[in-house]
């Protein structure tokens, strides 16, 4: 240089023939307990890597780019 494959919430990971972005787990609040934990119960947290294009409508589909991981060279 070239190829595949990946980038979603502090982590960890799903999600879709284009139509309201979730899930455990970690933090916050609150029950329970002398107190911690341990169960349980609420609530919060997201420019779905950037930037463009298609479309009434993009996390999803096209293109460029940028991390990050295999493999040829």
């Nucleotide at each position: 240089g070239g190829g595949c494959c990946u980038g979603u919430a502090g982590c960890u990971c799903a999600g879709u023939a284009g139509g309201c972005a979730g899930a455990g787990c970690a933090g916050c609040g609150g029950a329970c307990u002398u107190u911690u934990a341990a169960u349980c119960c609420g609530a919060a947290g997201g420019u779905c890597g950037c930037g463009g294009g298609u479309u009434c409508g993009a996390u999803u589909c096209c293109c460029g780019c940028c991390g990050g991981g295999c493999c040829c060279a």
A computed fold for a 73-nucleotide RNA from an Acidimicrobiia bacterium, annotated as transfer RNA. The coordinates come from a structure-prediction model, not an experiment, and the mean pLDDT is 82. It was read from a public genome assembly. It matches the Rfam family "tRNA".